The RNA shown here (c-di-GMP-I riboswitch aptamer) has 74 nucleotides and comes from a Desulfobulbaceae bacterium. The organism belongs to Desulfobulbaceae, within Bacteria. Of the family's consensus pairs, 93% are formed in the model. The sequence is in RNAcentral, with records from Ribocentre. Its mean pLDDT, the model's own confidence on a scale to 100, is 83. Its Rfam family is "c-di-GMP-I riboswitch aptamer". From the family's description: GEMM was predicted in a large-scale screen for bacterial structured RNA regulatory elements.
[in-house]
RNA sequence: AUAGGACAACGCCAAACCCGCUGCAAGACAGUGACGGAAAGCCACGGGUCUGUAUAGAUAGGCGGGUUGCCGAA
Numbered sequence: 001a002u003a004g005g006a007c008a009a010c011g012c013c014a015a016a017c018c019c020g021c022u023g024c025a026a027g028a029c030a031g032u033g034a035c036g037g038a039a040a041g042c043c044a045c046g047g048g049u050c051u052g053u054a055u056a057g058a059u060a061g062g063c064g065g066g067u068u069g070c071c072g073a074a
Base pairs, nucleotide, nucleotide: 005071012037013036018031020029022027035061041067042066043065045064046063048059049058050057051056
């Protein structure tokens, strides 16, 4: 460096449910809570999916791609 992700270490994130708030909705956000996660960090670029009041939105925890990044066993 490449590949890989250890019954390792250090930390990190937080599904469902419940609750508040926001939105037409899908959903977002905050709290609670851990099912899980090595990118479950970030970007709607390509498919997909979902919503609508249909020239618009949502989804990165559906997949691919781009980009940044922690650790150090075999």